[in-house]
Source information: Predicted 3D model of a 1489-nucleotide RNA (small-subunit ribosomal RNA) from rumen bacterium NK3B31. RNAcentral holds the sequence, with entries from ENA, Greengenes and SILVA.
RNA sequence: GUUUGAUCAUGGCUCAGGAUGAACGCUAGCUACAGGCUUAACACAUGCAAGUCGCGGGGCAGCAUGCCUUGUCCUCGGACGAGGCGAUGGCGACCGGCGCACGGGUGAGUAACGCGUAUCCAACCUUCCCGCGAGCGGGGUAUAGCCCGGCGAAAGUCGGAUUAAUCCCCCAUACCUCCCAUGACGUCCUCGGAGUGGGAGCAAAGGCCUUGGCCGCUUGCGGAUGGGGAUGCGUCCGAUUAGGAAGUAGGCGGGGUAACGGCCCACCUAUCCAUCGAUCGGUAGGGGUUCUGAGAGGAAGGUCCCCCACACUGGUACUGAGACACGGACCAGACUCCUACGGGAGGCAGCAGUGAGGAAUAUUGGUCAAUGGGCGCAGGCCUGAACCAGCCAAGUAGCGUGCAGGACGACGGCCCUACGGGUUGUAAACUGCUUUUAUACGGGAAUAAAGUCCGCCACUUGUGGCGGUUUGCAUGUACCGUUAUGAAUAAGGACCGGCUAAUUCCGUGCCAGCAGCCGCGGUAAUACGGAAGGUCCGGGCGUUAUCCGGAUUUAUUGGGUUUAAAGGGAGCGUAGGCGGCAUGGUAAGCGUGUUGUGAAAUGCGGGUGCUCAACAUCCGGACUGCAGCGCGAACUGCCGUGCUUGAGUGCAUUGAAGGAAGGCGGAAUUCGUGGUGUAGCGGUGAAAUGCUUAGAUAUCACGAGGAACCCCGAUUGCGAAGGCAGCUUUCCGCGCUGUUACUGACGCUGAAGCUCGAAGGUGCGGGUAUCGAACAGGAUUAGAUACCCUGGUAGUCCGCACGGUAAACGAUGGAUGCUCGCUGUCCGGCAUUUAUGCUGGGCGGCUUCGGGAAACCCUUAAGCAUCCCACCUGGGGAGUACGCCGGCAACGGUGAAACUCAAAGGAAUUGACGGGGGCCCGCACAAGCGGAGGAACAUGUGGUUUAAUUCGAUGAUACGCGAGGAACCUUACCCGGGCUUGAACUGCAGAGGACCGGUCCGGAGACGGGCCAUCCCUUCGGGGUCUCUGCGGAGGUGCUGCAUGGUUGUCGUCAGCUCGUGCCGUGAGGUGUCGGCUUAAGUGCCAUAACGAGCGCAACCCCUCUCCCCAGUUGCCAUCGCGUGACGGCGGGCACUCUGGGGACACUGCCACCGCAAGGUGCGAGGAAGGUGGGGACGACGUCAAAUCAGCACGGCCCUUACGUCCGGGGCUACACACGUGUUACAAUGGGUCGUACAGAGAGCUGGCCGCCGGCGACGUCGGCCGAAUCCUGAAAGCGUCCCUCAGUUCGGAUUGGGGUCUGCAACCCGACCCCAUGAAGCUGGAUUCGCUAGUAAUCGCGCAUCAGCCACGGCGCGGUGAAUACGUUCCCGGGCCUUGUACACACCGCCCGUCAAGCCAUGAAAGCCGGGGGCGCCUGAAGUCCGUUCCCUCGCGGGUCGGCCUAGGGUGAAACUGGUGAUUGGGGCUAAGUCGUAACAAGGUAAC
Repeated sequence: GUUUGAUCAUGGCUCAGGAUGAACGCUAGCUACAGGCUUAACACAUGCAAGUCGCGGGGCAGCAUGCCUUGUCCUCGGACGAGGCGAUGGCGACCGGCGCACGGGUGAGUAACGCGUAUCCAACCUUCCCGCGAGCGGGGUAUAGCCCGGCGAAAGUCGGAUUAAUCCCCCAUACCUCCCAUGACGUCCUCGGAGUGGGAGCAAAGGCCUUGGCCGCUUGCGGAUGGGGAUGCGUCCGAUUAGGAAGUAGGCGGGGUAACGGCCCACCUAUCCAUCGAUCGGUAGGGGUUCUGAGAGGAAGGUCCCCCACACUGGUACUGAGACACGGACCAGACUCCUACGGGAGGCAGCAGUGAGGAAUAUUGGUCAAUGGGCGCAGGCCUGAACCAGCCAAGUAGCGUGCAGGACGACGGCCCUACGGGUUGUAAACUGCUUUUAUACGGGAAUAAAGUCCGCCACUUGUGGCGGUUUGCAUGUACCGUUAUGAAUAAGGACCGGCUAAUUCCGUGCCAGCAGCCGCGGUAAUACGGAAGGUCCGGGCGUUAUCCGGAUUUAUUGGGUUUAAAGGGAGCGUAGGCGGCAUGGUAAGCGUGUUGUGAAAUGCGGGUGCUCAACAUCCGGACUGCAGCGCGAACUGCCGUGCUUGAGUGCAUUGAAGGAAGGCGGAAUUCGUGGUGUAGCGGUGAAAUGCUUAGAUAUCACGAGGAACCCCGAUUGCGAAGGCAGCUUUCCGCGCUGUUACUGACGCUGAAGCUCGAAGGUGCGGGUAUCGAACAGGAUUAGAUACCCUGGUAGUCCGCACGGUAAACGAUGGAUGCUCGCUGUCCGGCAUUUAUGCUGGGCGGCUUCGGGAAACCCUUAAGCAUCCCACCUGGGGAGUACGCCGGCAACGGUGAAACUCAAAGGAAUUGACGGGGGCCCGCACAAGCGGAGGAACAUGUGGUUUAAUUCGAUGAUACGCGAGGAACCUUACCCGGGCUUGAACUGCAGAGGACCGGUCCGGAGACGGGCCAUCCCUUCGGGGUCUCUGCGGAGGUGCUGCAUGGUUGUCGUCAGCUCGUGCCGUGAGGUGUCGGCUUAAGUGCCAUAACGAGCGCAACCCCUCUCCCCAGUUGCCAUCGCGUGACGGCGGGCACUCUGGGGACACUGCCACCGCAAGGUGCGAGGAAGGUGGGGACGACGUCAAAUCAGCACGGCCCUUACGUCCGGGGCUACACACGUGUUACAAUGGGUCGUACAGAGAGCUGGCCGCCGGCGACGUCGGCCGAAUCCUGAAAGCGUCCCUCAGUUCGGAUUGGGGUCUGCAACCCGACCCCAUGAAGCUGGAUUCGCUAGUAAUCGCGCAUCAGCCACGGCGCGGUGAAUACGUUCCCGGGCCUUGUACACACCGCCCGUCAAGCCAUGAAAGCCGGGGGCGCCUGAAGUCCGUUCCCUCGCGGGUCGGCCUAGGGUGAAACUGGUGAUUGGGGCUAAGUCGUAACAAGGUAAC
């Protein structure tokens, strides 16, 4: 960081840090120091890694010298060659001595006295070295080499002869060892034992030389060093490994060893180890130390140091002081190589190096100069130990890649912009300076050197001093130079969504890709890829892997268990853990002092040396440990003594559905018998199955049988839990209270173990009335293997036995102590004032402090403490698999992993939702009136069709909607013909003179061509205007309404939505806004941890209704007058109507009743109007990514001789169908003819019309009125009259034919209207559905916008006539408030479960098959030690042969363990859009588990 809409807590996952023997990617200048096969203990070519001593020896192959012989040459000195002489230096091979057991490598094995630490060995060894003592006499035989011969390819080997030694053997002497005797001394019984005496046994080697020494040799004692052995403590995981062991455990005696020991052997005994983890399995070298961490811890053991183990694998011994021996031997095995096929050779886990394996790890280098080792008297020789160098960024540290100046800031790039600029950026260029590094040159044998040898001197005879001599790999290196050159030779990597420092553009479009976690990408990606800029680090930077940290996420420090994971179902009790008061002792724990040890290195502090640092070196302290010896005695332990309060016992009351066995009782169900009685009963939402005329149900009587015990009964009681209920008897158990008599810590807990343990289940035997899994039938249903109904077996009951689990719950283990109160109740005791008080023990409710994430708990703790037990450590997989244990079975107990997810889960909050609840509203239902759905037509839409039928709108909230008017135009669509600065607008430049207009020609037109006519202003510079050319803008109804503005629909004119401060809560949040009453209303009143406020409601605005005032034309006409056939026609007037403006009125104000109030009620009053009078405008926070890029605007993308634009024609008007909205009807409350009455609002000059005339008419001609309160201007239904008389009609008017009128360039596709004729469907409309509560519905006409005309039956307005009904809120729909549940929060159109089907993955089982390590039995058995041995060899010592024991290995057998694989099979997990259903979450529609 991540679970949620948000919150708190739980909990996992993940990240930031450090580290590494690392690897990989990109990049790379130098120096110093350190490091470099983690894998195949895989196999190895080649070279080197252990030799040395001639002062032990015989010798002389080769070399050198000398001598002798000889040949050649000759400068006669000699040179060269051959042969001889071991004479000299030396020396191959050989005998002998020492070394080879060190040094170097590796980590396979080993869970062990292997390692670490401490202690012990009176139970031991020790070459070389040191100290002390003693000795070194005499003799002898071999054998290699060399020589001769044989075999063999080779490796090698055999035979013969001869020979030496510091080789070997014998004799002597001896400290010494052993035996016998004696026995000082000691802690004197035992025992140990100095010394002495006797006996037996065992030594030796020489060499050199200057004759005086040196180096050796033998033996003994001591030291030092190195080793061997024993013991305490510590040392990984697994109990799904619980029992293991026969030389096993011990003893006696022997053998063996340097030494102890069952180490080995014979005999005897039967023990030994183990839950404090034996045995078995897995893994692993251990430590000093290293990394990390605040520490405690955790992890690791590479380099360096110590120890161990190993040396191709296994075994064995020999030699030796030391080995069971890396570069020795023998045997066996595997492998490789040589071979003449007979036979041989080999062992890099030494240094280099090769192959292989692998992500991966270096040179077949130099030198013994130093350090160290071996040998030697020494010079010296050997030394892949070591020191150096080489390769590698593989680590740590240091240095550099320049420094200073330099623009109100170049060019370029990139992005942003307010268009001024900003950024890269003082960065560059340019100027000055410096020279580390680099390159070149010069200096530099400086330092690392002390020693060795020789000579001299001194003395303490092996040391010191002096002089001389000699030795350097690295290296001509480090370093130095006021030498030279010149910024010259040197910067990258990762990252930039959050965590996490750092952002923009372009490309891409759930593609390509990224990703540590959360997550990005579906056309505006700060998350992909590139660029620019930025950030971090820097000779490096990232990635991967691993470890620690963060993780208090295994919790000792330092966690938890009511609900998140977690208390065992309960009790008894073993081991264990823990334990009251007082006192004495002890000193194991504990504390303190001291001694030894804790190797060095490392780490820490300080100093010093490399120019610094890393690094190195010196000093100090540390190494928290272990052990020894003292001291202390509080606490714990241990050993005593005492006490009574813990615990137990006794005695006396008392309580209860405590347990077991027996007896008894009534009611009810069912059944049987009999009686009465008749047609149904029963059952359900409704039914049916079922029972019943063979008499049911109902009812009465009697009888049978089984099971359960009504009332009492309760918030009751009892029990350890499970559990326990009629009455009664017997037996058993328990609690409380009282008393304080007895014991004297006897206690608490409790792993194992044992016992109990609901329901269901199992076995055997009974019993069976009711109920009732399975099953059957009937219903329900899309289905219904269910819910409902009718039956019904097991079971339910009893006895015996098994099983051993539950939401066995208070989801809360037991015990003890402490910590506020109030109240109820059960049982006991005491007291009294008889109703209370006090006291003890139970069962409940509320609550303070405290606790808790909260809910909540709170003396019955989940508080404060102590003790013991059990359990937890993310979800799923899984309480599964395998194994084991138990069980008759069912099944139970114990109990994983692979794989997978970034969560799962708790409590609480706000919403939303519920086939939850309460309250309330709305034409929501109901009550009514009229419609739609059926017909024809109009119109819109879907669909289909088409070249195109342009586009949008799509539940409510699209569908007479955008469109308030598509013949062309519109027009966006299609076909065809044209144009390309373009149809329109604009800037600049150049050229021209017009532009406009008229006319003619071609063409469908756009357009093209011809002819005619033709500029203006001017300061004279030019300007305006038009055409052409060119440049820069254009243009797009192309896309995205999911990038947007604006506007709109809807919830909804619903009553809600919020804020400030305060208060409450850890917090989300709550309160306010809840509650009571009231309202149309969050309207108001009351109450109130809230008090106020805002947006909404209401009011303010407009129209209408009444009145008043002012004004009076175009309106009006009461009064006066004129005039007409008649009319406000005229004069006049403004009273009325009306118009315009202003004002008044209505507020529950008054009355009565109810109510605290708000308010309600009333045929109240008054009033034109009465309780918001009616209507309109007005639409809170927000919801639907709702609608619109095609009204407009606008970001981004796209087109540019076309997706722009012009023109002609076509299409938007298509038509099998389907839907919506309408119109007209189906008729008599009607249709038709004629007559006749009454509106309001609005428009009007290209217009509205009037009148006359013509026409049947649409209309036309002429005249006239009105730019309007003046003209148009007569409404229709109504009313009156006549006809029609119930019919497809005198209803209805579609359709079609014919003829016309008008508009218009033009009515063919495709206009309206008129006339004549034609006269379709339709007789009131299925399921279903819409509107409306009053001037409303219904019905009637009138007007307007658009408009040339009109497809208008649409829309928007206006008035006329003018109803019915509302009991009521159960139900449907929508909404508001409160409450409740929730697993929902893109919020029920939600969530979500299981089978099946598909793909992928891991895993269990499985007939088997193939391996692996180990054990056991049997057979065989090399080499070799040991034992025996008549035989052989040898002068002797001794050896050999043969036999035996043991054994590596091999063969074989039966088991166990553990892997791999396996047809098939089982479940599991994961996977945008598969199938079937709907189980769960709301009362989830049958409450869930």